[in-house]
The prediction has a mean pLDDT of 80. The RNA shown here (SAM riboswitch aptamer (S box leader)) has 118 nucleotides and comes from uncultured Acutalibacter sp.
RNA sequence: CUUAUCAAGAGCGGCGGAGGGACAGGCCCUGUGAUGCCCGGCAACCUGUAGCGUAAAACCUGCAAGGUGCUAAUUCCUGCGGAUGGGGGACCAGCUCCCCCAGUACCCGAAAGAUGAG
Numbered sequence: 001c002u003u004a005u006c007a008a009g010a011g012c013g014g015c016g017g018a019g020g021g022a023c024a025g026g027c028c029c030u031g032u033g034a035u036g037c038c039c040g041g042c043a044a045c046c047u048g049u050a051g052c053g054u055a056a057a058a059c060c061u062g063c064a065a066g067g068u069g070c071u072a073a074u075u076c077c078u079g080c081g082g083a084u085g086g087g088g089g090a091c092c093a094g095c096u097c098c099c100c101c102a103g104u105a106c107c108c109g110a111a112a113g114a115u116g117a118g
Base pairs, nucleotide, nucleotide: 001118002117003116004115005114006113011039013038014037015036019029020028021027023079024078025077026076040071041070042069045067046066047065048063049062050061051060075112080109081108082107084102085101086100087099088098089097090096091094
């Protein structure tokens, strides 16, 4: 850089001691001990393997041995644009254009981030 995924799932264990949730703003977690490491677990992206299938593959389904990953809160929420709603203004009076406010919600998309594979 490309591409796929990010609403599910996962301990009342051991070590260890103060911070942590990427960033900013919130809002949270934390000595009833966080982050981290080990063990356990979850999942099934890659490899492997079994079945199905095929000319051979692919697809699909299962397993979970190997490589990662993950194991508070939706990627905790928002961060940019839009849909939608409200108010005001312009004239070319139209399902027109411009400005302002809101933007509850698993509304849509992007950005950023995370992870796999290349």